[in-house]
Context: one part of a larger RNA
RNA sequence: GAAUCCCCGCUGGCGGCGUGCCUAACACAUGCAAGUCGUGCGCGAAAGGCGCUUCGGCCCUGAGUAGAGCGGCAAACGGGUGAGUAACGCGUGGGUGACCUACCCUCGAGUGGGGGAUAACAGUCCGAAAGGAUUGCUAAUACCGCAUGACAUCCUGUCCUUGGACGGAUGGAGAUCAAAGCCGGGGAUCGUAAGACCUGGCGCUUGAGGAGGGGCCCGCGUUCGAUUAGCUAGUUGGUGGGGUAACGGCUCACCAAGGCGACGAUCGAUAGCCGGCCUGAGAGGGCGGACGGCCACACUGGGACUGAGACACGGCCCAGACUCCUACGGGAGGCAGCAGUGGGGAAUUGUUCGCAAUGGGCGCAAGCCUGACGACGCAACGCCGCGUGGAGGAUGAAGAUCUUCGGGUCGUAAACUCCUGUCGACCGGGACGAAAUUUCCGCGAGCUAACAUCUCGCGGGAUUGACGGUACCGGUGGAGGAAGCCCCGGCUAACUCCGUGCCAGCAGCCGCGGUGAUACUGGGGGGGGCAAGCGUUGUUC
Repeated sequence: GAAUCCCCGCUGGCGGCGUGCCUAACACAUGCAAGUCGUGCGCGAAAGGCGCUUCGGCCCUGAGUAGAGCGGCAAACGGGUGAGUAACGCGUGGGUGACCUACCCUCGAGUGGGGGAUAACAGUCCGAAAGGAUUGCUAAUACCGCAUGACAUCCUGUCCUUGGACGGAUGGAGAUCAAAGCCGGGGAUCGUAAGACCUGGCGCUUGAGGAGGGGCCCGCGUUCGAUUAGCUAGUUGGUGGGGUAACGGCUCACCAAGGCGACGAUCGAUAGCCGGCCUGAGAGGGCGGACGGCCACACUGGGACUGAGACACGGCCCAGACUCCUACGGGAGGCAGCAGUGGGGAAUUGUUCGCAAUGGGCGCAAGCCUGACGACGCAACGCCGCGUGGAGGAUGAAGAUCUUCGGGUCGUAAACUCCUGUCGACCGGGACGAAAUUUCCGCGAGCUAACAUCUCGCGGGAUUGACGGUACCGGUGGAGGAAGCCCCGGCUAACUCCGUGCCAGCAGCCGCGGUGAUACUGGGGGGGGCAAGCGUUGUUC
């Protein structure tokens, strides 16, 4: 000099954009943060009624509404934190003939025929509660067989070479499919009707490929300590069994005795890694906060279940610590989500608004949900921009201060005159942009037996804004509301007066102060530097 997630002191007008618990991965009151689908399924209140009534209730209608329940998808994303981890964790470059992949895209084939339950509900019962037991009824895109087909193992051929590709044959054994579902439209034919039938859409099953995502393996790189020198029994390798989506001592049995280490094993300390950020001419050094990628964790430790995907922050089970409820028998909980509280600390914000936009989940859609996100609020915490006025104005006024008493300086500074109108204040305009989807209408194309329906494209109309009466624009008024902080001995730009008298004090280094202190304190005058900031402390280069 530059920098900082900054702190502290004095001071403080406005705006834009950012940033804001670095400490206790300490404990948490309260609210919200993950739902959605009635176009999968069976139920179904309350409210209502010129209904009936024995006044207990019954019946009907009604949006099949609210609402749970079964079922599907999502909940493994998004959001937080950095505790642990010196590791294939991360970075980079490869490998997988050793693998998986829901939703999405492309292509092929199929969607036949049956069955038994169960929740909700009703009854009975247990419990303070949380909740539970039992009997009975019922549905499905829930569940289970059969057929077809496909896959896989064994036997077989060719090419290739770890389990790859193509093909044939047929047999055996075992595992495994379907939702015939839902919604809409319809001319002819059949049918009393429902419907059959045709057709569109959403689904479902299976095979192949893709995209995107992931698992695993390898080379290289990745802090300090030798005042840590030896470490290792599933340890190193083999055979076989098991396990996994998959290779593997991953796991187990047996066999062999190996494996690592001065090119630093093991142990200890510290630490999430990177893109990057700061500094520096560079080389290098320091750092990893915000944003982006990866990893790890979710009160502490362990475990699996479901699932395409988890060993799962707002799921389950067990143990532990802590907190809460209890009828003492037993239960409930997990903010390192957003706000917020206590505590710790030098120190870090609102228990705000909205789904209008972007993105995500579900849904055919309308739409619902979304503390992601978009906004507003607080804080000079940072960067950037703007303002606190401009021009004229000498008897160089008054005053202050210094003085060699002549005068010098503050100083064109002020007053005064003439202007301007940024920002702020007030008034008015501004329903700006952010917006295209969606829906309705029309036209065209596709599908089709069809001019229905449906899909796509084009055109037109309508609707939707949290911020917000905000940005912006215009006007009114009038210099009015807006300057401080540090320093002035040398380094280092800037000097005098009073006070003090080795005292009180200053100080980054050299050093000042003991009666003329440009170095102190209190202060005056003057000056220098920066400026809504200026200094200071810590830290880095």